[in-house]
RNA sequence: GAACCGAAAAGGCUAACCUGCCGAAAGGCUGGGACGCAAAGCCGCGGGUCUAAGGGCCAUGAGCCUAUUGACAGCCGGGCCGCCGAA
Numbered sequence: 001g002a003a004c005c006g007a008a009a010a011g012g013c014u015a016a017c018c019u020g021c022c023g024a025a026a027g028g029c030u031g032g033g034a035c036g037c038a039a040a041g042c043c044g045c046g047g048g049u050c051u052a053a054g055g056g057c058c059a060u061g062a063g064c065c066u067a068u069u070g071a072c073a074g075c076c077g078g079g080c081c082g083c084c085g086a087a
Stems, first nucleotide, its partner, number of pairs: 005085002012037002017032002020029003035074001041080003045077003048072003054066004
């Protein structure tokens, strides 16, 4: 110095919920707020989950199917970058 690992220290992020805005919705942004997180930093590459505007089916009413172009990185895997340094 690096890897594994995760005591301590300095910090960091922010779930649910609420305000406002966007969206058909899932959900996203914003301010508040902290359930938690050693990558809860970033990336839709693989799997998975959610929604169903549009399209299809049925019908004339609900409903059902569908991500090709939607969403989730705090579902898992994978990739990239990263603070500190005890055992």